[in-house]
Record summary: Predicted 3D model of a 74-nucleotide RNA (c-di-GMP-I riboswitch aptamer) from Desulfofustis sp. Its mean pLDDT, the model's own confidence on a scale to 100, is 85.
RNA sequence: AUAAGAUAAAGCCAAACUUGUUGAGAAACGGGGACGGAAAGCCACGGGUCUUGCGAGACAGCCGGGUUGCCUUG
Numbered sequence: 001a002u003a004a005g006a007u008a009a010a011g012c013c014a015a016a017c018u019u020g021u022u023g024a025g026a027a028a029c030g031g032g033g034a035c036g037g038a039a040a041g042c043c044a045c046g047g048g049u050c051u052u053g054c055g056a057g058a059c060a061g062c063c064g065g066g067u068u069g070c071c072u073u074g
Stems, first nucleotide, its partner, number of pairs: 002074004012037002017032006035061001041067003045064003048059004
């Protein structure tokens, strides 16, 4: 550098629910919480689902794609 994987070890994230705030709403952010995750890090590019004041927006833990990264083994 590259491929595969979570066996080990060190770690990481955080569903539902609850609470505060923001928003028209989907939902987002903060606290608690832990269903799960080998990218459940990031990107709204394609599909999909959702919201709508029909202009537009949300979801990356829906699928695909792009890109970055820890450990082990080859």